Model confidence (mean pLDDT): 81 of 100. Transfer RNA from a Candidatus Saccharimonadota bacterium, 74 nucleotides, folded computationally. It matches the Rfam family "tRNA". The family's RNA type in Rfam is transfer RNA.
RNA sequence: GUGCCCGUAGCUCAGCUGGAUAGAGCGUCAGGUUCCGGACCUGAAGGUCGCACGUUCGAAUCGUGUCGGGCAUA
Numbered sequence: 001g002u003g004c005c006c007g008u009a010g011c012u013c014a015g016c017u018g019g020a021u022a023g024a025g026c027g028u029c030a031g032g033u034u035c036c037g038g039a040c041c042u043g044a045a046g047g048u049c050g051c052a053c054g055u056u057c058g059a060a061u062c063g064u065g066u067c068g069g070g071c072a073u074a
Base pairs, nucleotide, nucleotide: 001073002072003071004070005069006068007067010026011025012024013023019057028044029043030042031041032040050066051065052064053063054062
């Protein structure tokens, strides 16, 4: 340089046949329980879906470019 894969919550990931408010587990915070804590139960907060542009009535999902990481190849 070329090709392929990945990038979604603090962490690990799901969702990618385009459709209604974007989710789970862990973690964090609050409450319950407890003498206190852990465990358990209930609830809450937390996201420009890497970034930009485009296609579309509608994009995490499709296209192009770009950034970062990984693999292969010379």